Molecule: SAM riboswitch aptamer (S box leader)
Organism: marine eukaryotic metagenome
């Protein structure tokens, strides 16, 4: 670093003991035991395995065996721009809604 996807899904047990949600604020989860390591079992379809379709890209089904990946809240919300509502003599701050982007996670190269 490109490229794609992020409103669906899917926990028990043993240890351990105070923190955790990536960073900032909000809001939330935690002694009824968080976060964390193992074990087992699961979700999922990125990449693989098989088939089906097909001129090429692109698709669709499959998930038995393997590589990741994941199992509180939409990536928990937001943040930056931009249109829109509604507030307001207007504007402009603040608020809701829709787009876009930033940043992060994850797979692939």
């Nucleotide at each position: 670093c490109u490229u794609a996807u992020c409103g669906a899904g899917a926990a028990a047990g043993a240890c351990u003991g105070a923190g955790g949600g990536a960073c900032a604020g909000g809001c939330c989860c935690u002694a009824a035991g968080a976060c964390g390591u193992c074990u087992u079992g699961g979700c999922a379809a990125c990449c693989u395995u098989u088939c089906c379709a097909u001129a090429c890209c692109g698709g669709g089904a499959u998930u038995u065996c393997g590589g990741u990946g994941c199992c509180a809240a939409u990536u928990c919300c937001u943040a930056c721009c931009u249109a829109c509502a509604a507030u307001u003599u207007a504007a402009g701050c603040g608020u809701g809604u829709a787009g876009g982007g930033a940043a992060g996670a994850u797979a692939a190269g």